[in-house]
RNA sequence: CGUGAUCCACAAGCGCCGGGACUGCGCGCUGGUCAGCGCAGUCGACGAGGUGGGAGCUGAUCGAAACAUUCGGCGGAUGGCUCCCCGGCAUCGCAUCCCGAUGUCGUGACCACACCGACAAAGCCCGAGGGCGACCCCGGAGACAGAACGGUGUGGAGAAACAGGA
Numbered sequence: 001c002g003u004g005a006u007c008c009a010c011a012a013g014c015g016c017c018g019g020g021a022c023u024g025c026g027c028g029c030u031g032g033u034c035a036g037c038g039c040a041g042u043c044g045a046c047g048a049g050g051u052g053g054g055a056g057c058u059g060a061u062c063g064a065a066a067c068a069u070u071c072g073g074c075g076g077a078u079g080g081c082u083c084c085c086c087g088g089c090a091u092c093g094c095a096u097c098c099c100g101a102u103g104u105c106g107u108g109a110c111c112a113c114a115c116c117g118a119c120a121a122a123g124c125c126c127g128a129g130g131g132c133g134a135c136c137c138c139g140g141a142g143a144c145a146g147a148a149c150g151g152u153g154u155g156g157a158g159a160a161a162c163a164g165g166a
Base pairs, nucleotide, nucleotide: 014075015074016073017072019071020043021042022041023040024039025038026037027036046063047062048061052085053084054083055082056081057080058079086106087105088104089103090102091101092100093099096166097165098164110156111155112154113153114152115151116150117149125140126139127138129136130135
């Protein structure tokens, strides 16, 4: 380095659960249930978008469905702000390059607004499978977002200071 076997891991709109809701069994009461308790379970957010490296603070974008728990909570997290480093761009420095400064952003590497464009899964419908059940898993058909993003236009930032090299 390759091959084989076994075990572990595989997640980042992600994981988990002592509340809650729901199911099964038992206890108990009863004419029979419900309520109650115990045990074992189930549910507990549908996708889109999102990470240069580090530190601190904060505690996270967008819409879909539904209006019933997508309730309630815990952890995490690519969110936001500030600083440092790296990097892109713009401007300034004679300014093409190096370099320096300032600003702004993160490799698709300025901001704001307007208009246009493109994009999802669940739900719904059909079907198959697992479970006593709550429920879970899979396939098919057909749709429908907004943000980010792209395009066009308008406006804004483009000011100040300093020392050099080719």

Record summary: This is a predicted structure of a 166-nucleotide RNA (glmS glucosamine-6-phosphate activated ribozyme aptamer) from an uncultured Coriobacteriia bacterium. Its mean pLDDT, the model's own confidence on a scale to 100, is 79. The sequence was found by an Rfam model in a public genome assembly. It matches the Rfam family "glmS glucosamine-6-phosphate activated ribozyme aptamer". Its family is annotated with catalytic activity and regulation of gene expression in the Gene Ontology. It is annotated as a riboswitch.